[in-house]
RNA sequence: GGGCUGUUAGCUCAUCUGGUAGAGCGCCGCGUUUGCAACGCGGAGGUGACCGGUUCGAUCCCGGUACAGUCCA
Numbered sequence: 001g002g003g004c005u006g007u008u009a010g011c012u013c014a015u016c017u018g019g020u021a022g023a024g025c026g027c028c029g030c031g032u033u034u035g036c037a038a039c040g041c042g043g044a045g046g047u048g049a050c051c052g053g054u055u056c057g058a059u060c061c062c063g064g065u066a067c068a069g070u071c072c073a
Stems, first nucleotide, its partner, number of pairs: 001072007010025004019056001027043005049065005
């Protein structure tokens, strides 16, 4: 320098043939307990890496950039 893959909640990951995003763990509150844990119920938390484009509408399609992994030189 080039090819491929990835980037979504604090962490690990879903959601795909475009219709306004969820789970587990974690966090907060309540119940239960003498207390803690466990369990049950509820809640907060996301400009979907960044910038543009296409579209009535983009996490999803297209282009560019950045970062990470991997392969080639």
Notes:
This is a predicted structure of a 73-nucleotide RNA (transfer RNA) from a Candidatus Magasanikiibacteriota bacterium. The coordinates come from a structure-prediction model, not an experiment, and the mean pLDDT is 81. It matches the Rfam family "tRNA". The sequence was found in a public genome assembly.